[in-house]
């Protein structure tokens, strides 16, 4: 310095429910709680996903769009803790 993460150590995040506050809604946000994670850290570039307030097209209930999310499905960048070999 790379690759690797069966094992240790000493730490970190924290899914779902529910509880509250915030939103047009997805959804966030804090509290509690741990399903899981070695990048579940950063970022939103790539792809996917969700929402449709507002605006549009139909014509009364539909369809379209993201400037509004989400990425703990996947890939990319950047950095990063230990530790065999």
């Nucleotide at each position: 310095a790379u690759c690797u993460g069966a094992a240790a150590a000493g730490g970190g995040c924290a899914a779902a429910a529910c509880c509250a506050u915030c939103u047009a809604a997805a959804g966030a946000u804090g509290g509690c709680g741990a399903c899981g994670c070695a990048a579940a850290a950063u970022u939103u570039c790539c792809a996917g996903u969700c929402u449709a307030a507002a605006g549009g097209a139909a014509g009364u209930u539909u369809c379209c769009u993201a400037u509004g999310a989400c990425c703990g499905c996947g890939g990319g960048a950047u950095u990063g803790c230990c530790a065999u070999g």
c-di-GMP-I riboswitch aptamer from Candidatus Methylobacter favarea, 85 nucleotides, folded computationally. Its mean pLDDT, the model's own confidence on a scale to 100, is 84.